[in-house]
RNA sequence: GGCGAUAAAGGCAAACUUGCCGCAAGGCAAGGGCGCAAAGCCACGACUCCCCAGAGGAGCGUCUGGUUGCCGAAG
Repeated sequence: GGCGAUAAAGGCAAACUUGCCGCAAGGCAAGGGCGCAAAGCCACGACUCCCCAGAGGAGCGUCUGGUUGCCGAAG
């Protein structure tokens, strides 16, 4: 560099429930834990979704890409 264990330490948190915000998609917080080695960050490209339809908005836990990063068995 690459790869990813029935390893260790730590991390994130789907559905669902409650509260608040938003027309909505959805967001935030708490509980919860299906999963995740980038399920950290970035909405530029593709894609999906929403509306009050515009040079509008939501989704990075959809794909690709960029960038940063913990650990270290086997090959």
Notes:
c-di-GMP-I-GGC riboswitch aptamer, 75 nucleotides, folded computationally. Of the family's consensus pairs, 95% are formed in the model.